A computed fold for a 1430-nucleotide RNA from a metagenome, annotated as small-subunit ribosomal RNA. The RNAcentral record of the sequence draws on SILVA. The prediction has a mean pLDDT of 86.
[in-house]
């Protein structure tokens, strides 16, 4: 793109323009008109049909529907069958004609006329009514049948030449249709609990086709209801449809059956049938016409219009078929129907091409730049023609005629890959992934959740997945959901046991015998419409669709049978239950009385200054005599010890003693009753504390209240007072964590152990053992449980009955009802809002929880910091810039082992392929170096200088330089929250894990916990664990002792030598030392202790003793710790600048603040003198002896040494002398002058020296740091960086202490345990008021509307009743008149309407109440840990 088959106002039963949707018959009748006639047309009378067909779902919760029965209480036109009839008369009337009124609709008067129209009469097989007799039958009122008598009641003709046909009347039966009645079945609400007056029944009557309070008079007082009446809400019912494994749940479009309705309400007429969709009358609303007098209308028929709405079609064709109405028929009518049109609205089918085709084209996308992918996809080549298009033929549906559909289906031919693909998705659920853009923005989202610069989640692209003429979204329904649980759930702690008992209805119920057969089971019969679903055939090319047959319709009724179980009836039984007798325990209840201790008060005595109270205090009491103490008295309340997971009670609850009244329970016995039982909706009673009413009482205690404290505050916790109340009597209230958070009853199911009450048996009898009944505890088996736990006192296994639950919040709130004096109780929602709330257990973390244990953690000590001056780092401020980083411990003498330039990253001038790398292209032959000029310099200009190899040359190659709007370089630019690496920290703390096994549903546990021990998860023992790994320790380095080896530059004991006395020299390698290899220490030995262990304590020996001292070594991890500015690196950013070069400046600023240090404040000292003893190290652009100059820093000259050789190099504290407590002979800042050194250069901004100057400072507040032995303290020395610059850093040695009772407290840490509402893990979580915004909701003076009830008023049309009024063809009568009819009037009933008062529901409503939700608001700090007052 196409076709087939279905379906198509779910909303306003809202209003409708226009057309059509019910007519027909001349063979019932007269007439008018046309026609020569035959005949035709037309209105009317008459007949049949307009009660069917078609539409809609308002109403209706009802015998409306479904199903099954009943009618002995009924009707039935047309049709079928049968029997019998169809005689004889009469009077009108429409049309028509004439006249009149009239806008219209229509109407009036007069005249005449027909019938299958109307009316008497005759007849009457049946039939109907009354009376009588016989028979048969039925559950019954009664029915059927035979028969006698009396009485009532019929008819129509037409066509045809005729035969005959169609009609008509009475009757019987049938078919089909209708009416009535009943059983059963199917919605929500009890916040509707009582309803009912024709109501329920009876007698009599009326009425109907027929029963009946259907209606009426009278009589009686009934009837319905928790098995849900009455009321409210909602709704047409069903076959069926959708879903589901089923049971169910939801729905009731199309098709089919029934019902109801036809603008709204009422009413009847006609008729076989209606209270009538396209009929009538009345009322009302609305619309239209009008001459204003009056009329007309009813699409919920088919089309169509407006409106409403998210939304639903043509003002089509045809009666050809099927069916319907009329007709004898021809035929007419038929928006029923059959077709066509519109709509991807559903289902089904088909197509949009097929094969081949790798240069894997171009292009897109991605890329690790190699490639990959779209992709055989395309192109190309070779084919095909379904569908569509064009042309031709052309049906079935039609049994003889007739075809709207329709030139349709179908068939044939032709052209040409030609005309025919989209939509959603790609984080998980859930099939499918990359790039870019964006940067908590824009947006997505069904749930969880994505997005804050690397987004598979947003948007786009490429690719992929799914479905396909569709795809996605939204809405609704069922499913999943065992999430209302009948099938098929629960209630200790998750939601859920009523506070407890008594007991009504109901439910359930022991053993046995018999009967019945209601339930139950089986067979048969009837019914369960068709369609649908299912099975199996058939027809369209297939399928959808249509269709034959079968099955099914799980139901209801009737009938026959069975009798186990349940039930019912009757009989019996004793085990359930109860009774009787005898014992027993008890804070069971009620009333009255009695008692002692204590408290307070009063009186009196003794006695004196305090008492009381607290963390500490104060309020308070007391010199007017308290507290304390002694004696006496008063009052009220409660009953110590006994006292106990002891007792009693249904629960609440009950505690001194005695008496009386009284309930229940237990045990033992038993010869009684004979299922009398269990549970228990409603109901009734009891029911702690607090509270309420009335009257008493009031010692102590004690809400409220007052005062004192505490505190930021303290309407609290603490203290001092203190009133209701607590107590008694009577009456209310009726709640609770009324808890065992566990309803009650019964039965069954291993044990162990304690205790209360009773009984039995045995024994060696102050007693013990054992059995048993009833209670009350603990532990545990099986089993149960999500786990915790329960476990004969079940939460086990079962049965019976009751109560209750169905996510959190809103809320146990609101409204309504009931109860209450009130407080309030009970019953008990919704809107709205959230994606959770919750239980149990686990691992952590945390605790103003507990236990155990460590650490210079505290304590005990020594010395400091914090005060001063200076140095240095940081903050802040300043500045053109004061570059950047580091931030509690773990930033701050840190990066920086050394900023005058450089460094340098900051701030001003210049350069642009660049200071540096590689490649391409071009030019040159050098580059380098030198000179001059300009400039602050970088730089620029000028001059000078002119390469190598091959080759004859041309040329080529190399190298170098220059140029080049190329590609790229470069970046201390950003991101340490994209990263690697490195580092800090907890912490050198003793921990962190794994395999296998075991336990647990699981997270997880065990091991790793426990008892000891250790510095240590170190070791030992024990143990459902056994082992293992990373850590600890050890192995490594160093110091301490010894040995061996080696012996120069080191050393010198012995030997020799020399005298410049120095290992200087020979010599030696013993010693020291150097530097390599070894040894040595292991709780090994002894004693004690411990568990016979590990270990600990003491001792011996030893240089060293229990890891000998020090170092290196840092587990799993934590802190998004630190570092993109060491380095490396993803991404982003800059590219005549964020790159590069340069000069001067800045990093050195200075009101301040902090950290880390140095020097001091002095006599343990300063100064002078003296001149002894180290170690580690360094040295060539170096260390520098020595000499000399200078007061000195240093200068000059100059030996040695690339070092155990020479040099730096003097060690200093020490010792001796002096000063005598002062701003000093302390301290040295600051400033001045003069110098020295380094360096291109010391102005900003170096170090040092000399002279002079001589500040603060007299031991430092709160607070705070280090250190446990060769340590602290103190003293000097060296080195790295470095031209120069050290109070810093890293090392070295000298002198060399004090103290540790101990672990309560502070800090940090380890293990075990406990609680937890924390898990971003206490720097956590979290509550309430207030303020602001929004949302829904309750109350509310009232107000508006819907609905309903009661009473009364008015009463249309109409039927019914009455009627003295008027009119009146048929019949009677000779007539008068009568019968009858119509109209009128009256009466009863009654729709609409009106008045008044109720019920109920809804809308709005000033103001007001709480609730919910919101961003980082305010105030506090209630809860979670002992949450700091559980």
């Nucleotide at each position: 793109g196409c076709g087939g088959c279905g379906u198509g106002c779910u909303u306003a039963a809202c209003a409708c323009a226009u057309g059509c949707a019910a007519g027909u018959c001349g063979c019932a009748c007269g007439g008018a008109c046309c026609g020569c006639a035959a005949g035709g047309u037309c209105a009317g009378u008459g007949g049949c049909g307009g009660a069917c067909g078609g539409g809609u779902g308002c109403g209706u919760a009802a015998c409306a529907c479904g199903u099954g029965a009943a009618g002995a209480a009924c009707u039935u036109g047309u049709c079928c069958a049968u029997c019998g009839g169809u005689g004889g008369g009469g009077g009108a009337u429409a049309g028509c004609c004439g006249g009149c009124c009239c806008a219209a609709c229509g109407g009036c008067c007069g005249g005449g006329u027909a019938a299958u129209a109307c009316c008497g009469c005759g007849u009457a097989c049946g039939u109907c009514g009354g009376c009588g007799g016989g028979g048969a039958c039925g559950c019954a009122u009664g029915u059927c049948u035979c028969u006698g008598c009396c009485g009532g009641g019929a008819a129509a003709g037409c066509a045809g030449c005729a035969a005959u046909g169609c009609g008509c009347c009475g009757a019987u039966g049938g078919a089909g249709a209708g009416c009535u009645u009943c059983g059963c079945g199917g919605c929500c609400u009890a916040u509707c609990a009582g309803c009912u007056a024709g109501u329920u029944g009876g007698c009599g009557g009326g009425g109907u086709a027929a029963u009946a309070g259907c209606c009426c008079a009278c009589c009686a007082a009934g009837g319905c209801a928790a098995c849900g009446a009455c009321g409210g809400g909602u709704a047409g019912c069903u076959g069926g449809u959708c879903u589901g494994a089923g049971a169910g749940g939801a729905c009731g479009a199309u098709c089919a059956g029934c019902c109801a309705c036809a603008c709204u309400g009422g009413g009847a007429c006609u008729g076989a049938g209606a209270c009538a969709c396209g009929g009538c009358c009345c009322a009302g609303a609305c619309u239209c016409c009008u001459a204003c007098g009056g009329g007309a209308g009813g699409c919920a028929g088919c089309a169509g219009u407006g409106g409403g709405g998210a939304a639903u079609a043509u003002u089509g064709g045809a009666c050809a078929a099927u069916g319907g109405g009329g007709g004898c028929a021809a035929c007419c009518c038929u928006g029923a129907u059959c077709c066509a049109g519109c709509a991807a609205u559903g289902c089904c089918g088909c197509g949009u091409g097929u094969g081949u085709g790798a240069a894997g084209a171009a292009g897109g996308u991605c890329u690790u730049c190699g490639g990959a992918u779209c992709g055989u996809a395309a192109a190309g080549c070779a084919c095909u023609u379904u569908c569509g298009g064009c042309g031709g033929g052309g049906a079935c549906g039609a049994u003889g005629a007739u075809g709207a559909c329709g030139g349709u289906a179908c068939c044939c031919g032709c052209a040409g890959a030609a005309g025919a693909a989209g939509c959603c998705c790609c984080g998980g659920c859930u099939a499918a992934c990359u790039u870019c853009g964006u940067g908590c923005c824009a947006g997505c989202a069904g749930c969880c959740g994505c997005g804050g610069u690397a987004a598979u989640a947003c948007g786009a692209a490429g690719g992929g997945g799914g479905c396909u003429a569709g795809c996605g979204u939204u809405g609704c329904u069922c499913g999943g959901a065992a999430u209302u649980a009948c099938u098929g759930g629960g209630c200790g702690u998750a939601a859920a046991g009523g506070g407890c008992g008594c007991g009504u209805a109901g439910g359930c119920g022991g053993c046995u015998c018999a009967g019945c057969c209601a339930g139950u089971c089986a067979g048969g019969c009837g019914u369960g419409a068709a369609a649908u679903u299912c099975c199996u055939g058939g027809g369209c090319u297939u399928a959808a669709c249509c269709u034959g047959g079968g099955g099914a319709c799980u139901g209801c009724g009737c009938u026959u049978g069975a009798u186990a179980c349940u039930g019912c009836u009757g009989g019996g039984c004793u085990u359930g239950a109860g009774g009787c007798c005898g014992a027993g325990a008890g804070a069971g209840g009620g009333u009255g009385g009695u008692g002692g201790a204590a408290u307070u008060c009063c009186c009196a005595g003794u006695g004196u200054a305090g008492a009381g109270g607290u963390g500490a205090a104060a309020u308070u009491c007391g010199u007017a005599g308290a507290u304390a103490u002694u004696g006496g008295g008063a009052a009220g309340a409660a009953c110590a010890c006994c006292g106990g997971u002891g007792g009693c009670g249904a629960a609440g609850g009950c505690g001194a003693c005695c008496a009386c009244c009284u309930g229940g329970c237990u045990c033992g016995g038993u010869a009684c009753u004979g299922a009398c039982g269990c549970u228990g909706a409603g109901g009734c009673g009891c029911g702690a504390c607090a509270g309420c009413g009335u009257g008493g009482g009031g010692a102590g205690c004690a809400a409220a209240c007052a005062g004192g404290a505490u505190u930021a505050g303290a309407u609290a916790c603490c203290c001092u007072g203190g009133u209701a109340g607590u107590c008694c009597a009577c009456g209310c209230c009726g709640u609770a964590a009324a808890c065992g958070a566990u309803g009650u009853g019964u039965g069954c199911u291993g044990g162990a152990u304690g205790u209360u009450g009773g009984g039995g048996u045995u024994c060696c009898u102050a007693g013990a053992a054992u059995c048993u009944c009833a209670g009350u505890g603990u532990c545990g088996u099986a089993g149960c449980u999500a786990a915790c736990g329960c476990g004969g006192u079940a939460a086990g296994c079962a049965c019976g009955c009751c109560g209750c639950c169905u996510g959190g919040g809103g809320a146990g709130u609101a409204c309504g009802g009931c109860c209450g004096c009130a407080a309030g109780g009970u019953u008990g929602a919704a809107a709205c809002u959230c994606a959770a709330a919750g239980g149990a257990a686990u691992u952590g973390a945390c605790g103003g929880g507990g236990g155990c244990c460590c650490g210079c953690a505290c304590a005990a000590g020594c010395g400091g910091u914090g005060g001063a001056g200076c140095a240095u780092g940081u903050g802040g401020u300043u500045u053109a810039a004061u570059u950047c980083g580091a931030a509690g411990c773990a930033a701050c003498g840190c990066g920086c082992a050394g900023a005058a330039c450089c460094u340098u990253a900051c701030a001003g001038c210049c350069c642009u392929u660049g200071a540096c790398a590689u490649g391409g292209u071009c030019a040159c032959g050098a580059c380098c170096g030198g000179u001059u000029c300009a400039g602050a310099g970088a730089u620029g200009a000028a001059c000078u200088u002119u390469c190598c190899c091959c080759g004859c040359a041309a040329g080529g190659g190399g190298c170098g330089u220059g140029a080049u709007g190329c590609a790229c370089a470069g970046g201390u630019g950003c991101u340490g929250c994209a990263u690697g690496g490195c580092u800090g920290u907890c912490g050198u703390c003793a921990g962190c894990u794994c395999g296998u096994g075991u336990c647990g549903u699981g997270a997880g546990a065990u091991g790793u916990u426990g008892g000891g021990u250790u510095a240590a998860g170190u070791c030992c023992c024990g143990c459902a664990a056994c082992g293992a790994g990373c850590g600890c320790a050890a192995c490594c380095c160093u110091c301490g002792c010894c040995u061996u080896u080696a012996g120069u530059u080191g050393c010198c004991a012995g030997c020799a030598u020399g005298u410049u006395u120095g290992g200087g020299u020979g010599g030696g390698c013993a010693c020291u030392c150097u530097a390599a290899a070894g040894g040595a220490a292991c709780u090994g030995c002894c004693g004690g202790u411990g568990a016979c262990a590990a270990g600990c304590c003491g001792g011996a020996g030893g240089a060293a003793g229990g890891u000998g001292g020090g170092g290196a070594u840092g587990a799993c991890g934590u802190c998004a710790a630190g570092u993109c500015c060491u380095c490396a690196u993803g991404g982003c950013c800059c590219u005549u600048a964020u790159g590069g070069g340069c000069u001067g400046g800045g990093c050195u600023a200075c009101a301040c603040a902090c950290g880390u240090g140095c020097u001091a404040c002095a006599a343990u000292g300063g100064c002078g003198a003296u001149g002894a003893c180290a170690a580690u190290g360094g040295g060539a652009a170096g260390c520098c002896a020595u000499g000399u100059c200078g007061c000195g820093a240093g200068g000059c000259a100059g030996a040695g040494c690339c070092g155990a050789u020479c040099c730096c190099a003097a060690a200093a504290a020490g010792u001796c002398g002096u000063c005598u407590c002062a701003g000093u002979u302390c301290a040295g800042a600051u400033c001045g002058c003069a110098g020295c050194c380094u360096g291109c250069a010391a102005c900003u901004c170096g170090g040092c020296u000399g002279c002079g100057u001589g500040a603060a400072g007299g031991u430092g507040g709160a607070a705070u740091c280090g250190c446990u032995a060769g340590u602290a303290a103190u003293c000097g020395c060296g080195c790295a960086u470095c031209a120069g610059c050290a109070u810093g850093g890293c090392g070295c040695g000298g002198u060399g202490a004090a103290u540790a009772c101990g672990u309560u407290c502070c800090c940090g840490g380890g293990c075990c345990u406990u609680g937890u509402a924390c898990a971003c893990a206490c720097c956590g979580c979290c509550c309430g008021u207030c303020a602001c915004a929004c949302c829904a909701u309750g109350g509310g003076a009232g107000u508006u509307g819907g609905u309903u009830c009661u009473a009364c008023c008015c009463u249309a049309a109409g039927c019914c009743g009455g009627u003295u009024g008027g009119c009146u063809a048929a019949c009677c009568g000779c007539a008068a008149g009568g019968a009858g009819g119509c109209c009128g009037c009256c009466g009863a009933c009654c729709a609409c309407g009106g008045u008044a008062g109720g019920g109920u529901c809804a809308g709005c409503g000033a103001c007001u109440g709480g609730g919910g939700u919101g961003a980082a608001g305010u105030c506090g700090g209630a809860a979670c840990a002992a949450g700091g007052u559980a």